[in-house]
RNA sequence: GGAGCUUAUGGUGUAAUGGCAGCACAACACACUGUGGAUGUGUUAGUAUGGGUUCGAAACCCAUUAGGCUCCC
Numbered sequence: 001g002g003a004g005c006u007u008a009u010g011g012u013g014u015a016a017u018g019g020c021a022g023c024a025c026a027a028c029a030c031a032c033u034g035u036g037g038a039u040g041u042g043u044u045a046g047u048a049u050g051g052g053u054u055c056g057a058a059a060c061c062c063a064u065u066a067g068g069c070u071c072c073c
Stems, first nucleotide, its partner, number of pairs: 001072008011025004019055001027043005048064005
């Protein structure tokens, strides 16, 4: 340099049969508490990028980017 396989989802980890993007932890606010911790309630925030198919895409198709693995030279 070439070919193939695989992975990419909130700050972190992890789900979701083509049909409301959940859960846990974390963060923040409030309650509780002498303080802190614990506990309870609530809030914030996500489908790697660009196209396509479809009534509808995180999921299917194509290309790209990044990481991992294998093979060829």
Transfer RNA from an Anaerolineales bacterium, 73 nucleotides, folded computationally. The same sequence occurs in records of 2 taxa. The organism belongs to Anaerolineales, within Bacteria. Its Rfam family is "tRNA". The family's RNA type in Rfam is transfer RNA. Rfam describes the family as follows. Transfer RNA (tRNA) molecules are approximately 80 nucleotides in length. Rfam links the family to the GO term triplet codon-amino acid adaptor activity. Its mean pLDDT, the model's own confidence on a scale to 100, is 80. The sequence is in RNAcentral, with records from ENA and MGnify.